[in-house]
RNA sequence: UAUCAUCAAAGCCAAAUCCAUCGCGAGGUGGAGACGGAAAGCCCACGGGUCUCGGAGACGAGAUGGCCGGGUUGCCGAU
Numbered sequence: 001u002a003u004c005a006u007c008a009a010a011g012c013c014a015a016a017u018c019c020a021u022c023g024c025g026a027g028g029u030g031g032a033g034a035c036g037g038a039a040a041g042c043c044c045a046c047g048g049g050u051c052u053c054g055g056a057g058a059c060g061a062g063a064u065g066g067c068c069g070g071g072u073u074g075c076c077g078a079u
Stems, first nucleotide, its partner, number of pairs: 002079003012037002017032006035066001041072003046069003049064006
């Protein structure tokens, strides 16, 4: 440096739910809490899916990275 994700070690994140708060809403933020996760770190200004709001419709504006693909960065170990 590249590849791999199975072993060990050090750790990391935090589902549902509850409380508070923001939002028309999907949802977001903080605390509690752990279902799980080898990227459950980041990117929706890459392509889809699902969801929300507006609309008769076409469509427009949002949410979701813990829906998938993809991009990018990183720890340990092995080869």